[in-house]
RNA sequence: GCUCCCGUAGCUCAGUAGGAUAGAGCGUCGGUUUCCUAAACCGUAGGUCGCACGUUCGAGUCGUGUCGGGAGUA
Numbered sequence: 001g002c003u004c005c006c007g008u009a010g011c012u013c014a015g016u017a018g019g020a021u022a023g024a025g026c027g028u029c030g031g032u033u034u035c036c037u038a039a040a041c042c043g044u045a046g047g048u049c050g051c052a053c054g055u056u057c058g059a060g061u062c063g064u065g066u067c068g069g070g071a072g073u074a
Stems, first nucleotide, its partner, number of pairs: 001073007010026004019057001029043004050066005
């Protein structure tokens, strides 16, 4: 240099034949319980899906470019 894969909440990830309010577990915070803590249970906040542009009535999902990480190849 070329080819391929990954990038979604603080962390680990799901969602990939486009469609209804973007989700789960753990963690944070609050509450119940307890003498206190832990555990358990209930609830809360938190992401415009790496970034930009495009296609479309509609994009996390399709296309192009770009950034970061990884693998292969000379």

The RNA shown here (transfer RNA) has 74 nucleotides and comes from an Oscillospiraceae bacterium. The prediction has a mean pLDDT of 81. Lineage of the source: Bacteria > Bacillati > Bacillota > Clostridia > Oscillospiraceae. It was read from a public genome assembly.